[in-house]
Context: one part of a larger RNA
Molecule: small-subunit ribosomal RNA, 5' domain
Organism: Frischella perrara
RNA sequence: GAUUGAACGCUGGCGGCAGGCUUAACACAUGCAAGUCGAACGGUAACAUGAGUGCUUGCACUUGAUGACGAGUGGCGGACGGGUGAGUAAUGUAUGGGGAUCUGCCGAAUGGAUUGGGACAACAGUUGGAAACGACUGCUAAUACCGAAUAAUGUCGCGAGACCAAAGGGUGCUUCCGGGCACUUGCCAUUUGAUGAACCCAUAUGAGAUUAGCUAGUUGGUGGGGUAAAGGCUCACCAAGGCGACGAUCUCUAGCUGGUCUGAGAGGAUGACCAGCCACACUGGAACUGAGACACGGUCCAGACUCCUACGGGAGGCAGCAGUGGGGAAUAUUGCACAAUGGGGGAAACCCUGAUGCAGCCAUGCCGCGUGUAUGAAGAAGGCCUUAGGGUUGUAAAGUACUUUCGGUGAUGAGGAAGUUAUGUGUGGGAUAAGCACAUAUAAUUGACGUUAGUUACAGAAGAAGCACCGGCUAACUCCGUGCCAGCAGCCGCGGUAAUACGGAGGGUGCGAGCGUUAAUC
Numbered sequence: 001g002a003u004u005g006a007a008c009g010c011u012g013g014c015g016g017c018a019g020g021c022u023u024a025a026c027a028c029a030u031g032c033a034a035g036u037c038g039a040a041c042g043g044u045a046a047c048a049u050g051a052g053u054g055c056u057u058g059c060a061c062u063u064g065a066u067g068a069c070g071a072g073u074g075g076c077g078g079a080c081g082g083g084u085g086a087g088u089a090a091u092g093u094a095u096g097g098g099g100a101u102c103u104g105c106c107g108a109a110u111g112g113a114u115u116g117g118g119a120c121a122a123c124a125g126u127u128g129g130a131a132a133c134g135a136c137u138g139c140u141a142a143u144a145c146c147g148a149a150u151a152a153u154g155u156c157g158c159g160a161g162a163c164c165a166a167a168g169g170g171u172g173c174u175u176c177c178g179g180g181c182a183c184u185u186g187c188c189a190u191u192u193g194a195u196g197a198a199c200c201c202a203u204a205u206g207a208g209a210u211u212a213g214c215u216a217g218u219u220g221g222u223g224g225g226g227u228a229a230a231g232g233c234u235c236a237c238c239a240a241g242g243c244g245a246c247g248a249u250c251u252c253u254a255g256c257u258g259g260u261c262u263g264a265g266a267g268g269a270u271g272a273c274c275a276g277c278c279a280c281a282c283u284g285g286a287a288c289u290g291a292g293a294c295a296c297g298g299u300c301c302a303g304a305c306u307c308c309u310a311c312g313g314g315a316g317g318c319a320g321c322a323g324u325g326g327g328g329a330a331u332a333u334u335g336c337a338c339a340a341u342g343g344g345g346g347a348a349a350c351c352c353u354g355a356u357g358c359a360g361c362c363a364u365g366c367c368g369c370g371u372g373u374a375u376g377a378a379g380a381a382g383g384c385c386u387u388a389g390g391g392u393u394g395u396a397a398a399g400u401a402c403u404u405u406c407g408g409u410g411a412u413g414a415g416g417a418a419g420u421u422a423u424g425u426g427u428g429g430g431a432u433a434a435g436c437a438c439a440u441a442u443a444a445u446u447g448a449c450g451u452u453a454g455u456u457a458c459a460g461a462a463g464a465a466g467c468a469c470c471g472g473c474u475a476a477c478u479c480c481g482u483g484c485c486a487g488c489a490g491c492c493g494c495g496g497u498a499a500u501a502c503g504g505a506g507g508g509u510g511c512g513a514g515c516g517u518u519a520a521u522c
Stems, first nucleotide, its partner, number of pairs: 001522004006518005013369006019362002021327001026325003030322003035076003040073002043069002047067003050063005083280003092205007101197002106193007114148004123138006154163003168185007206252003213243003218240008255277004259270004282303005305316004333359001335358003341355001342353004372402004382393004406463001408458005416449001419445010466511005471492003477506005487494002
């Protein structure tokens, strides 16, 4: 000199953009953060509509008929998104390779989708428990579950051959009432793509030798097992190997990277925000489900802690967003909205979304703007200095003439809106039909921010300057007070009666909504 997720002191007008627990991976009250689908299913607890009955004439009752829908079965999603950096010096990361793999939803393609069955919830009844939560009996549906059939470009096999699946729903038309047809969506098998994931290798990626030897599933082979898959991954047997001064093993420290800061560069330091990867979710362990987890807001076991209890037993996990206590020099609101972008579910409308978009707080940083402009010498008054003449503050003020940014008050006012719904038209496909898909026209409608940005009217210089320094380094000097005292200080050093170095004042210098100090890095 540059820089910072900074803090502290003094001061503080506005806006834009960013950032905001670096400490206790300490403990957490409260609310919210993952649901959705009735176009899979049996149904109807609540609400509304319609219909019916009673009838006191405006109330009661009934009815899944309709819109819908509590609880339940079922599907998809809760493996994403969000947080944190404890652990990890290599099961990690970065770069470059590799072959022995899987991949829900999505795209392309081929073929199939036949025929039967028995349950379990919900519900009803009985019943245990303080509660959490159950137990027994009976009924029932499905895209839930299980048979049979079919079976290749699939699997196994040298071959012959053997083996493996499925589910329907919705809308419309038609009917001789068995059903049929069309469209659409879903289902099964296989191939392929895309995406995602798993595994292996090489090189690089901290410190310590006051850590020199380490290793028995250890190193390799054969054969079983296991996995989606290679492999001591695991097991039996056999061999005795494997690693190490090119630093094994042990100990300490640490998430890694793109990057960031600094520097002419080489390098050094660092890994906040943003992005990629990894690890973790009270602590330790385990598996289940699933395409995907050994799963933050799932399950089980153990432990510590907190809470409830009728003492028999139960409940919980903010390193999600806010917020509280604590720790600390130190770090924000228990806000608004799903309008946009994105995600989950759904055919859609739509629902959910503390992701996200916004707002609030903080000069924490960067950037921009303002706090007036011009004129004005009697060089006013006052202050300070003085050789007492004067000098300086100083065109500074006052005065005169203007302007009105920002702020204030009022008016106006984009863009972020793409879509969605209704109706009409055209095209496709269909049966010259309907519904459906696509395109298009018209109409209606959707904004948290928001008193938006911007524009404009009004008033009036009106509301808006401080901080540090002035001995040398280093830009900027005099007076008074003090008298090795009080004090200053980054280094040299100042202060013991004329202190440009302490304290005050006047003046000056630097930066400026900031300025200094401290800490840290180059």